[in-house]
Context: one part of a larger RNA
RNA sequence: GCCAACGAGUUCGAGUACGUAGCUUGUCUAAAUCCUUUUAGGAUGAAGGCACAGCGAAAGCAAGUGUUAAAAGCGCGUUAUGCUAUUUACUCGAGACCCGAAGCCAAGCGAGCUUGCCAUGGCCAGGGUGAAGUUUGACGAAAGUCAGAUGGAGGCCCGAACCCGUGAGCCGUGCAAUACUCUGGGAUGAGCUGUGGUAAGAAGUGAAAAGCUAAUCGAGCUUGGUAAUAGCUGGUUCUCCCCGAAAUAACUUUAGGGUUAGCCUGAGCAUAUAACUACCUACAGGGGUAGAGCACUAAAUGGAUUAUCGUGGGUUUUACCUAGGCAAUCCAAUUAAACUCCGAAUACUGUAGGUAUGUGCUUGGAGUUAGACUGUGGGGGCUAAGCUCCAUAGUCAAAAGGGAAACAGCCCAGACCUUCAUCUAAGGUCCCUAAAUUUGAGCUAAGUGCAGCAAAGGAAGUAGGAAUCCAUUGAUAGUUAGGAGGUUAGCUUAGAAGCAGCUAUCCUUUAAAAAGUGCGUAAUAGCUUACUAAUUAAGGAAUUCUGCGCCAAAAAUUUACAGGGCUAAAGCUCAAUACCGAAGAUAAGGCUGAGUACUCAAUUCGUUGAGUGCUCGGGGUAGGGGAGCGUCCCUAUUGCAAUGAAGUUCCGCCGUAAGGUCGGGAUGGAGCGAUGGGGAGUGAGAAUGUUGGC
Numbered sequence: 001g002c003c004a005a006c007g008a009g010u011u012c013g014a015g016u017a018c019g020u021a022g023c024u025u026g027u028c029u030a031a032a033u034c035c036u037u038u039u040a041g042g043a044u045g046a047a048g049g050c051a052c053a054g055c056g057a058a059a060g061c062a063a064g065u066g067u068u069a070a071a072a073g074c075g076c077g078u079u080a081u082g083c084u085a086u087u088u089a090c091u092c093g094a095g096a097c098c099c100g101a102a103g104c105c106a107a108g109c110g111a112g113c114u115u116g117c118c119a120u121g122g123c124c125a126g127g128g129u130g131a132a133g134u135u136u137g138a139c140g141a142a143a144g145u146c147a148g149a150u151g152g153a154g155g156c157c158c159g160a161a162c163c164c165g166u167g168a169g170c171c172g173u174g175c176a177a178u179a180c181u182c183u184g185g186g187a188u189g190a191g192c193u194g195u196g197g198u199a200a201g202a203a204g205u206g207a208a209a210a211g212c213u214a215a216u217c218g219a220g221c222u223u224g225g226u227a228a229u230a231g232c233u234g235g236u237u238c239u240c241c242c243c244g245a246a247a248u249a250a251c252u253u254u255a256g257g258g259u260u261a262g263c264c265u266g267a268g269c270a271u272a273u274a275a276c277u278a279c280c281u282a283c284a285g286g287g288g289u290a291g292a293g294c295a296c297u298a299a300a301u302g303g304a305u306u307a308u309c310g311u312g313g314g315u316u317u318u319a320c321c322u323a324g325g326c327a328a329u330c331c332a333a334u335u336a337a338a339c340u341c342c343g344a345a346u347a348c349u350g351u352a353g354g355u356a357u358g359u360g361c362u363u364g365g366a367g368u369u370a371g372a373c374u375g376u377g378g379g380g381g382c383u384a385a386g387c388u389c390c391a392u393a394g395u396c397a398a399a400a401g402g403g404a405a406a407c408a409g410c411c412c413a414g415a416c417c418u419u420c421a422u423c424u425a426a427g428g429u430c431c432c433u434a435a436a437u438u439u440g441a442g443c444u445a446a447g448u449g450c451a452g453c454a455a456a457g458g459a460a461g462u463a464g465g466a467a468u469c470c471a472u473u474g475a476u477a478g479u480u481a482g483g484a485g486g487u488u489a490g491c492u493u494a495g496a497a498g499c500a501g502c503u504a505u506c507c508u509u510u511a512a513a514a515a516g517u518g519c520g521u522a523a524u525a526g527c528u529u530a531c532u533a534a535u536u537a538a539g540g541a542a543u544u545c546u547g548c549g550c551c552a553a554a555a556a557u558u559u560a561c562a563g564g565g566c567u568a569a570a571g572c573u574c575a576a577u578a579c580c581g582a583a584g585a586u587a588a589g590g591c592u593g594a595g596u597a598c599u600c601a602a603u604u605c606g607u608u609g610a611g612u613g614c615u616c617g618g619g620g621u622a623g624g625g626g627a628g629c630g631u632c633c634c635u636a637u638u639g640c641a642a643u644g645a646a647g648u649u650c651c652g653c654c655g656u657a658a659g660g661u662c663g664g665g666a667u668g669g670a671g672c673g674a675u676g677g678g679g680a681g682u683g684a685g686a687a688u689g690u691u692g693g694c
Stems, first nucleotide, its partner, number of pairs: 001694006011094007019086005026050003032044005054061002064076004097235002100232001104225006115199009124189001126158003129154001133150007162186003167182003201217001203213003238628006248261005262368002264365008277356009291342001292340002297336003301332006308325002312322004371396010401412003416590004421586003427580003430564002436577001438576006449566002457551002461548006468541003478535005484508003489503003514529001518527002591618012629683001631680010647667005652661003
């Protein structure tokens, strides 16, 4: 891992509701006793319970009573079937659907591991160093000092046994639940060690690490209390039919839990010219949002006027003028969630009409209280987030199908079943790939683009428009020629001559020619431009608006519109027609729910069943309701079986499903069904489920 078996809402007591039954002249017995066909029945037994009257805290009073000074008012009553038994559902108490803690307490067992201590034993190769003391000599008056010899101290040194475990490697389903190899520390000491003894569970022992106390220690192990508790996680077993949520509010030692309300469901009742509810239309309302505005409040820009200050500046100097400041008024142009002279659309409330199998009340059962995204209006944040918090609508949640390449929350559309039928939606129609290589008019040349998206800025890209100027009295570009004189203007400067810089920018000759547009020179020179003529010949110049393009433009597996590929498109814009396209709609057949009408049958006259017609339905998680299938046992009736029961296995058939088979074959070898009623240890795929097998 697979297979098989086992594996989870049970039982008792109390209560509530619906249903059923008995009695209702209210009802029921409990203990106990007696009888009997004795583990099951029957009888006796109203003690007592509930009901029959309530109100009040109570005394108490009583169809009333309490409150109160009250005869007022008000609260609760006075009117409507009650008791008992029982099915089902739920609640409470119990282990209470099942499995699951870490823990708490008690009584015991442990110091053969380890820690400390006690008693009694054992062990420490070899080498080194050389303390005290002793002694000899020298010196000294002596104390003593020095030198030699002797001596053999030390938690001394080196290093085996022994004890330890520093660093590294190796091992890491190991040789080993701590080892092995190399290396390392102590090795006469607070040393190591044998044997015996002693101290333990809130206790011991501890050269102290909360270490150790039998591979277990911030409180050992075993058993018990014990099915501890678990607002937590996991699991919870057959089928079909009808309806179908919530992720919100309030409160909560509350926030991943609850209680009540909201939203779901079953039953009963009420309603029919009605009422209520939903939608549509019309009408009547209040509002202060969007927008707008500046009339208030507040902010803010420019100008003018006036008043005032004026330190700085100026001058006629003690006064004025002025830069500037601060106010007020006026003009122009603005801003506001906490501004409003104004002011919608929606929404909300009401009235009337219309449409609708709708609505209300009572009561049984719930689940939900982690929501997600998208559009819109906002707060927070960075007008960041697949961010967060509200409001509002939708979808998902609990919704499959078609589209968006793929894609819970986007677009279209809500799947009872069948069909090799038809029409459409969103979206599409060159190939992949169903359907237009469709029609008409333009644009784009960038593969821009072809199903999300790029800026500021830059550019004779290209197409269309607007208005302006020049132009056969010849424009613009080109070619030829001129482009002069006063003068090297004045100043400055070493120089400054059109052309470093400053000032001025005149006059003359002219068809025209600047006291000079650029290059250039040390300064001149030189080239060139403006300007003019001739020649040529028909358009030229500058501005602005719009469409589509260009640059700007760098990312991580692979080029990348999903791909192929596409250029008067298979791109973009505008217009048109046809087709494809879904579980949508339609068509045909079938199943089923609710309502309603009719017919038939049965009937305890309450209804129930069957059939036909009409109308409306049948996506579904949590969850509510209904109807069934199957297993084991009991009981009554009735059957099958050696001419082969159950079981196992293969094939076929029937039923909407759980399932059935009194169809057949094989195996098997002795029991097994059907119908009515009753009772449960009654259905497995999941629980790191339990046991067994492989």
Background:
A computed fold for a 694-nucleotide part of an RNA from Candidatus Wolfebacteria bacterium CG_4_10_14_0_2_um_filter_39_18, annotated as large-subunit ribosomal RNA, domain II. Model confidence (mean pLDDT): 82 of 100. The organism belongs to Candidatus Wolfeibacteriota, within Bacteria. Rfam family: Bacterial large subunit ribosomal RNA. Its family is annotated with ribosome and structural constituent of ribosome in the Gene Ontology.